The RNA shown here (SAM riboswitch aptamer (S box leader)) has 115 nucleotides and comes from Mesobacillus subterraneus. RNAcentral holds the sequence, with entries from Rfam and Ribocentre. Its mean pLDDT, the model's own confidence on a scale to 100, is 81. Rfam family: SAM riboswitch aptamer (S box leader). Rfam describes the family as follows. The SAM riboswitch is found upstream of a number of genes which code for proteins involved in methionine or cysteine biosynthesis in Gram-positive bacteria. The source organism's lineage runs through Bacteria, Bacilli, Caryophanales, Bacillaceae and Mesobacillus.
């Protein structure tokens, strides 16, 4: 970097450092010197590992996958705003400019697996 798959309406500091930027892209709209990003500490969550139960298989004690739950020790992740809103398509409502709702798609983010 590509592919597969799951999730994305909840949650998370009025700390230290740092100094101007940040929210993927475009448009908009926001956040920021009453201090951005980054780093440290702290926290949230619980995807994977782990443990227990359940189920199936059989070599009857193990294996496997799924599901449920526990814990938070390890591997990630995350900590303004719904993935901040919209960006393409369809349906419905309204209206007849505009707008609203729902579904799907695209894109993106993260985990796990594969190349």
């Nucleotide at each position: 970097c590509u592919c597969u798959u799951a999730u994305c309406a909840a949650g998370a500091g009025a700390g230290g450092u740092g100094g101007a930027g940040g929210g993927a892209a475009g448009u908009g709209c926001c956040c920021g010197u009453u201090g951005a990003a980054g780093c440290c500490c702290g926290g949230c969550a619980a995807c994977c590992a782990u443990c227990a139960g359940u189920a199936a298989g059989c070599u009857u004690g193990c294996u496997u996958a799924u599901c449920u739950g526990a814990a938070a020790u390890g591997g990630u992740g995350c900590c303004a705003a719904u993935u901040c809103a919209c960006u393409c398509a369809a349906a419905g409502c309204u209206g007849a400019u505009u707008g609203c709702u729902u579904u799907g798609g695209c894109a993106g983010a993260u985990g796990a697996g594969a190349g």